Source information:
The RNA shown here (small-subunit ribosomal RNA) has 1478 nucleotides and comes from an uncultured bacterium. Rfam family: Bacterial small subunit ribosomal RNA. Its mean pLDDT, the model's own confidence on a scale to 100, is 83.
């Protein structure tokens, strides 16, 4: 503190992903020890069982045992008294309302804070004052009787239970006269109790200020409501509760309703602010199977108490009863999941007691889980041959790895074993009050010594980037992985394994969930021109926010004091456990809240003022502002009527239509609705929407100058309210034109479009209504501040001599252009998107979807509000390089065009495809495959391509073992050949100790290997096409951009050219162009044979034959030579063009070699190389023989022809290049001929191939399927070769198809070229050659030009393309699958209404029946008094009833999301081929 992911790259903007940290957690693999902690988070489901609340005998009555006196005895022993007091169980009395669980309900004065209480209470405990007198009458208990138990009935007992009386204040209550009102006794005599009154201490009730989730798709709540008067009631205030009176009372500062949810302290996280949380511990609060009630009591509406309803389970004798674990343990269920039915009251503390003490599952302490933190251990030193194995390999070697082995040492933890300190204070006994004696451990055991020995103790995850750490092998989009982005389709660092690294370590990983990162809900910190986001505009109520001066108060606010903010935690500091986690003390904080005091700047207040904001006044300006009325004149259609006669009209071209019944056109003349042309402008107005012909009358604002009035009267504005293009809807007109919807012609594969022909609604008016646009400056409104320049529009003022002009200044308004600054950039800049204030709106990936549901408007159409499940990893901004466009501009190419000749038609060759085939081997496919690889398929070539035969260390290479031989060669047999049998000649070469070695080369035999034209050209070298001999393609410094990038390389000229010149923030380089190489074309020099022969001579039928020559040609070798170098013209004084002198040749003379950085995964694994795989008695080798040569019809290239510019005969001339020893072969001879025969010459400027042909010359043929054409076929025949059958070539006779100049289309060529004609060569026995490469020979025609076609450059421009248009992309249908909405209804929750029912119980009534205390009474009995029972109010469960609202399900339906290769089209993206969008 930041990383990944959007793109070919960049900046942005925006989501998603990850790296820390936590946790009451699960879950997977592993597990050594301890200390401290924590552990039902789900079903507030049900629960077996045991135990969590008793205690007092110094309150009561009775009572056991023992002790004791007396009695009595059958001596065993009974009985009375008296002490005595244990226990069980009763009255009483204190407790049981604590302590302990749980988080269900509760959005609440429920919790926190800070306050109120003269509006109250308060047992036990303190302090203090006062009292404590007299008397009655029962009741359990316990014996009886009855009854199954429960229990009933009569006897009968005692109290600190109960009740009467007295007394009576410092209580109470008062009308101030007075009235009321209490106790208990027990004793060991110390002393504990009771009663009253005050305080005071703990504890609570009550009320109040502030603070406390979502939710408006909850907007109105509310009848005891809300005050009030009286009563009732409570401890107490109050509609708390009644009566009667009033009509209040909350509520957008969020009331009512829904959802969710115990609240603080604190807890995680975080730099904080903040978000989340609220278990363990502490405070509150709330609940105890659910609902409801009371009583008892200081205290409860009471967890382990009562009553009633309800569900639920248990018991029963069936009559009726009991039960509540949310106390500790445990159990079932349901879950991903959460301990022992422990041990003790030793410690703390708590009920009782006067104590001992009893009781406490509080609590103290053991025990389960690596759930958490935190300590420790699994050994240290030393060891290289760097062992052995394993994995890697370039086969050397690395690595694991000092790591193991092996020496040495040490003993922590855990084992055994022995000792033991502390948690203990107290109680109790004595007592001279100083003490002393005595007794208390569940449970942990520190800390020591002993023993033995490295012995018992390491894993998990990860290793493509993010992220620390690579490699081999296995798989082959297959299993598989994955947090994001992605990995797997035969060389996977990402799947699975193996080694080895890398990271935590008794853990590690995973998952879930909160916090960070996320400034991504922005307070602190964000945003709205184009990324998401300004409201269509405007008036205004609340609400926010406001000028300048002077005083008052002091509510904000600031300073100080002071109370309270509980302890725990968090911090610091110190201390205690061997340390740490853990605990302990002190501090300091708790950022808060009340009270006191002071201060007066700032905000609010409350006074008075001011004028600069704002508004009104007076005079003036402009102007499609606005409403109504009346006018106008152009076109326009119509209607009569005139002229006039075949056609109009429409389009890319047509046709629907009009038109002889007379159109169109043109003339006059009426009528009609609608629009207002020039003027018009970056122009005026107006709050937007908007508004354009003239006049009139209303009317609304702005602007200028006057500086006269008011005197803060301003801004802004959730909500409301108005206005508000176009369509559009309701009702009523009106329709000239135009024109959805429609009909028709038409284009079209299709045409429900685009064009044409008609046309209806609407467009128009008048009254409502709808509220919406890309309602856009995609820019909310106001105020103020920041350099500037130019233009326009409405007005003042200065200046100039009046006037106009021009100038200057000011005010307001409209636009360009731009500093600064901002901005991701484009941009924007005084009209801000610059700097600041105030108020509104609004926006938080993308898709779903502005959709769905609910509300509301609205006649509908629709509008406003507005989600979610689900899916994606992006979507998008602005710019960049490129590519593309049926976008533009400039240029160029045999591109077009203008010409010449062709191909496509036929007939044969040739190659493909395709068919057939045992097999027709293989590659090559638009241009860049198709007479191509092949520069020569009868065997061989040839390739297992078919059909057989054969070998298996192999045809071939190299090493190694082993046997016999040199080698070689000749005969002979089987056999189709390979290959196999026999059998002969032959013994070499070096050394030699004469035994013998040894090299080489055959055979035979083993082991490494050998072979492969088997696969992958998408793993590659290399080489090659190809765009294209196109002018590009790039660097290096520099400047400019946040950056990809850009400039340079662009603009003006020029040119074949990024050739060159000029200009320039660009300067220069380089790889291409060009030059340089090679031939060709003039000239020269030099050389002079085999070439040549002027001049000399010789000599032949003739011929450079021959002596000679070097003059000429020519050979071949070295020079010159052309450079826009000279002259005029343009042009910029450049570059260069254009002409022309000169010259063999002119602006690159003409040819050729020569091919940038790329592109096409472009061609070849069968040229050659080479990786991975494959075959290995075969996918290798050898071999006979067939195929590659097949043939229905398809395509490409070429040949010949179809004729007379020719065909046939005869004569006759003139080339260059080349090639020849296993050859080229004259001459002769023979044969029609093809060749055959002897053979001379020649390894060649010497001899041969070798006749060049076309051409001339002369004859014939007469336009025909021919004397054209030669295909096909028959006979005979020659050559090569082991062999011409399948399948060569030539020759001769003979035969004489097809064809009469070729549809669509489509090919080459700008000159010595096209077009035509023969030569030669390579391959090669031969030859399918008409192919292909070269050589000449004779020789044209056209080129206005660049609109159009097809490539190509270059600058620009749109761009949703980047695999780059053979791109990218939309909708329907159809198939699967996923959530979702409607939906006839069906089924359940959850709050409430209204009505019935009415338990239990409180309160009120009555109480004829009942009743001890007290009263009159001898008394009976009657009085107060009290109650059963009973009706009454209210009242919980329960019922009916109507809606509310929430979920679920639902035949069918609806879009809507995903899903390599479906199906129809082609909407969008370029002018997307009709511009696109709202």
């Nucleotide at each position: 503190a930041g990383a990944g992911u959007u793109u070919g790259a960049u900046c942005c903007u925006g989501g998603c992903u990850c790296a820390g940290a936590a946790u009451g957690a699960a879950c997977g693999u592993u597990g050594g020890c301890g200390g401290c902690g924590u552990g039902g988070a789900u079903u507030a489901g049900g629960c077996a069982u045991g135990c969590a609340a008793g205690u007092c005998g110094c309150g009561c009555g009775a009572c056991a045992a023992g002790c004791u006196u007396c009695c009595c005895u059958u001596c065993g022993g009974g009985g009375a008294g008296g002490u005595g007091g244990a226990g069980g169980a009763g009255c009483g009395g204190c407790g049981a309302a604590a302590g302990g669980g749980a988080g269900a309900g509760u959005a609440a004065c429920g919790c926190g804070u800070g306050g109120a209480u003269c509006a109250c209470c308060u047992a036990c405990c303190c302090c203090c004052g006062g009292g404590u007198c007299c008397g009655g009458g029962a009741u359990a208990a316990u014996g009886g009787c009855c009854g199954a138990a429960a229990g009933c009935c009569a006897g009968g007992u005692a109290a600190u239970a109960c009740c009467g009386g007295a007394u009576a204040a410092u209580a109470u209550u008062u009308c101030c006269g007075a009235a009321u009102c209490a106790a208990a006794g027990c004793u060991u005599c110390g002393g504990c109790g009771c009663c009253u009154g005050a305080g005071g201490a703990c504890g609570g009730g009550u009320c109040c200020g502030c603070g406390u989730c979502c939710u408006a798709u909850u907007a109105g709540c509310u009848u005891g409501u809300u005050g009030g008067u009286g009563a009732g009631g409570u401890a107490a205030c109050g509609g708390c509760u009644c009566a009667c009176c009033a009509a209040g009372g909350c509520u957008u500062a969020g009331a009512u309703g829904g959802g969710u949810a115990c609240c603080g302290g604190g807890u995680g996280u975080g730099a904080g602010a903040g978000c989340a949380u609220g278990g363990c511990c502490c405070g509150g609060c709330u609940c105890a199977c659910u609902g409801g009630g009371a009583c008892u009591g200081a205290g409860a509406c009471a967890c382990u108490g009562c009553c009633c309803a309800g569900a639920c389970a248990c018991c029963u004798a069936c009559g009726g009863g009991u039960g509540g674990c949310u106390g500790c343990a445990g159990u079932c269920g349901a879950g991903a999941a959460u301990c022992u039915u422990c041990g003790g009251c030793a410690a703390u503390g708590g009920a009782c007691g006067a104590a001992a003490g009893u009781c406490u599952g509080a609590c103290c302490g053991a025990g389960c889980g690596a759930c958490g933190c935190c300590g420790c251990g699994u050994g240290c030193g030393g060891g290289a041959u760097g062992a052995a194995g394993g994995c890697c390999u370039u086969c050397g070697g690395g690595u694991u790895g000092u790591a193991a082995a092996c020496c040495g040492c040490u003993g922590u933890c855990a084992g055994a074993g022995a000792g033991g300190c502390g948690g203990a204070a107290g109680g109790c006994a004595c007592u001279u009050c100083g003490g002393u004696g005595u007794u208390u451990g569940a449970c942990c055991u520190a800390u020591u010594c002993u023993c033995a020995g490295a012995g018992g103790a390491a894993g998990u995850a990860c290793g493509g980037g993010c992220u620390a750490a690579g490699u081999u092998c296995g798989u082959g989009c297959c299993a598989g992985c994955a947090g994001c982005c992605g990995c797997g389709g035969u060389a996977a660092g990402a799947c699975g394994a193996a080694c080895c690294g890398u990271a935590c370590a008794a853990a590690c990983g995973u998952u879930a969930u909160u916090c960070g990162g996320a400034a991504u809900c922005a307070c602190u910190g964000g945003g709205c021109u184009u990324a998401a986001a300004g409201g269509g505009u405007g008036c205004g109520c609340a609400g926010g926010c406001g000028g300048c001066u002077u005083g008052g108060a002091a509510a904000g606010u600031u300073g100080g004091g002071u109370g309270u903010g509980a302890a725990a935690u968090c911090c610091c500091u110190c201390g205690g456990c061997u340390c740490a986690a853990c605990c302990g003390a002190g501090g300091a904080a708790c950022u808060g809240c009340g009270c006191c005091c002071a201060a007066a700047a700032c905000u609010g207040u409350c006074a008075a003022g001011c004028u600069u904001g704002a508004g009104g006044g007076a005079g003036g300006u402009a102007g499609a502002g606005g409403u109504g009325a009346g006018c106008g004149g152009a076109a326009c259609u119509a209607a009569u009527g005139g002229u006039g006669g075949a056609g109009c009209g429409g389009u890319g071209a047509a046709a629907u239509g009009c038109g002889u019944u007379g159109a169109u056109a043109u003339c006059a003349u009426u009528a009609g609705g609608a629009a207002c042309a020039c003027c018009a402008g970056u122009u005026g107005c107006g709050a937007a929407g908007g508004c354009g012909g003239c006049u009139c009358a209303c009317u609304g604002g702005a602007c200028c100058u006057c500086u006269u009035c008011u005197g803060a009267c301003g801004c802004u504005c959730a909500g409301g309210c108005a206005c508000g293009a176009a369509a559009g809807c309701u009702a009523g007109g009106g329709u000239a034109g135009c024109g959805a919807a429609c009909g028709g012609g038409a284009u079209u594969a299709g045409a429900u479009a685009c064009c044409c022909c008609g046309g209806u609604a609407g467009u128009c008016c008048u009254a409502g209504c709808u509220g919406u646009a890309a309602a856009c400056g995609a820019u909310g409104a106001g105020c103020a501040c920041u350099u500037g320049g130019u233009c326009g529009g409405a007005g003042g003022c200065c200046c100039u001599u009046c006037c106009a002009c021009a100038g200057g200044u000011u005010u307001c308004c409209g636009a360009c252009c731009g500093u600064a600054g901002c901005g991701a950039a484009a941009g924007u800049g005084u009209u801000a998107a610059g700097u600041g204030c105030u108020c509104c709106g609004c926006c938080u990936g993308g898709g779903g979807a502005g959709u769905a549901u609910g509300g509301u408007c609205g006649c509908a159409a629709g509008g406003c509000u507005g989600a979610a499940a689900c899916u994606c990893a992006a979507a998008g901004g602005a710019a960049u390089u490129g590519a593309c466009g049926g976008g533009g501009g400039c240029u160029c190419a045999c591109a077009c065009a203008a010409g010449c000749g062709g191909u496509g038609g036929a007939g044969g060759a040739u190659g493909u495809g395709g068919c057939u085939u045992a097999a027709u081997u293989c590659g090559a496919g638009g241009c860049u495959a198709c007479g191509c690889g092949a520069a020569g398929a009868a065997c061989c070539u040839u390739a297992u391509c078919c059909u057989g035969g054969u070998c298996u260390u192999g045809a071939c290479a190299u090493g190694u073992u082993u046997u016999g031989g040199a080698a070689u060669c000749c005969c002979u047999u089987g056999g189709a050949a390979a290959c196999g049998g026999g059998g002969g000649a032959g013994u070499g070469c070096c050394c030699u100790u004469c035994g013998g070695g040894g090299a080489a080369c055959c055979u035979u035999u083993u082991c490494a290997c050998a072979g492969g034209u088997g696969c992958u050209g998408c793993a590659u070298g290399g080489c090659u096409g190809u765009c294209g001999u196109c002018a590009g393609c790039u660097c290096g410094u520099g400047u400019c951009g946040u950056g990809g990038g850009a400039u340079g390389u662009c603009g003006g000229g020029u040119u074949a050219a990024g050739u060159c010149c000029c200009u320039u923030a660009a300067c220069g380089a380089g790889c291409g162009a060009a030059a340089c190489c090679c031939u060709u074309g003039u000239c020269a020099c030099u050389a002079g044979u085999u070439g040549c022969c002027a001049g000399c001579g010789a000599g032949u039928a003739a011929a450079g034959u021959c002596g000679g020559g070097g003059a000429c040609u020519c050979u071949a070798g070295u020079g010159a030579g052309a450079c826009u170098g000279c002259c005029g013209g343009u042009g910029u004084u450049a570059a260069a063009c254009c002409g022309g002198a000169g010259g063999a040749a002119g602006g690159u003379g003409g040819g050729g070699a020569u091919g940038a950085c790329g592109u096409c995964a472009a061609g070849u694994c069968c040229u050659c190389a080479u990786g991975g795989c494959c075959c290995u008695u075969a996918c290798g080798u050898c071999u006979g023989g067939g195929g590659c040569u097949a043939c229905a019809a398809a395509c490409g290239u070429g040949c010949c022809a179809c004729a007379a510019u020719g065909g046939c005969u005869g004569g006759u001339a003139c080339a260059g290049a080349g090639g020849g020893a296993c050859g080229c072969g004259a001459u002769c001879u023979c044969g029609c001929a093809a060749g055959a025969g002897c053979a001379a010459g020649c390894a060649a400027a010497u001899c041969c191939c070798a006749a060049a042909a076309a051409g001339c010359c002369a004859g014939u043929c007469u336009c025909a399927g021919u004397u054209c054409g030669g295909a096909u076929u028959g006979a005979g025949g020659g050559c090569u070769g082991c062999a011409a059958c399948u399948c060569g070539c030539c020759c001769u006779c003979a035969u004489g198809a097809a064809g009469u100049u070729g549809g669509a289309a489509u090919c080459g060529c700008u000159a010595g070229u096209a077009a035509u004609c023969g030569g030669a060569g390579a391959u090669c026995a031969g030859c399918u050659a008409c192919g292909c490469u070269c050589c000449g020979g004779u020789g044209a025609a056209u080129a206005u030009g660049u609109u159009c076609c097809u490539g190509a450059g270059c600058c620009u421009u749109g761009u949703a393309c980047a695999c780059a248009c053979c791109g990218c992309c939309c909708g329907u249908c159809a198939a699967g699958c996923c959530a979702c909405g409607a939906g006839a209804g069906c089924c359940g929750g959850g709050a409430g209404u209204g009505c019935c029912c009415g338990a239990a119980g409180c309160c009120g009534g009555u109480a004829a029946c009942c009743c001890a205390a007290c009263c009159a009474g001898c008394a009976a009995u009657g009085g107060a008094g009290g109650g059963a029972a009973u009706c009454g109010u209210c009242g919980a469960c329960g019922g009916c009833a109507a809606g509310c609202u929430c979920g679920g399900u639902g035949a069918u339906u609806g879009g809507g999301a995903c899903u390599a290769a479906g199906u129809c089209g082609u909407a969008a993206c370029a002018a997307g081929g009709u511009a696109a969008c709202c």